RNA sequence: ACUUCAUCCAGAACGGCCCGAGAGUCCCGGCUCGACGACGGCCUGGCAACCCCCACACGGGAAGGUGCCCCCGCCGGAUCCGAUGAGGA
Numbered sequence: 001a002c003u004u005c006a007u008c009c010a011g012a013a014c015g016g017c018c019c020g021a022g023a024g025u026c027c028c029g030g031c032u033c034g035a036c037g038a039c040g041g042c043c044u045g046g047c048a049a050c051c052c053c054c055a056c057a058c059g060g061g062a063a064g065g066u067g068c069c070c071c072c073g074c075c076g077g078a079u080c081c082g083a084u085g086a087g088g089a
Base pairs, nucleotide, nucleotide: 002088003087004086005085006084007083008082013044015043016042017041018040022033023032024031027077028076029075030074045069046068047067049066050065051064052061053060054059073081
């Protein structure tokens, strides 16, 4: 990189440090965040979606592998793209 299935309105930080200009998927329109430092990275803390564990479970857990933690994937249109998990080849 290809492919199958599931999920994308549950939940959890306006924490500390670094960086320094755009960011919220691409396009159009809007809205929002951003030098009072956004986005991103690391650390710490947390959540519990999938795997996992509790013999089973609609209940619980958070040791382990991923993931996630303001706003429905920000909204509408267009496209049928993207993200995450568990498998397959």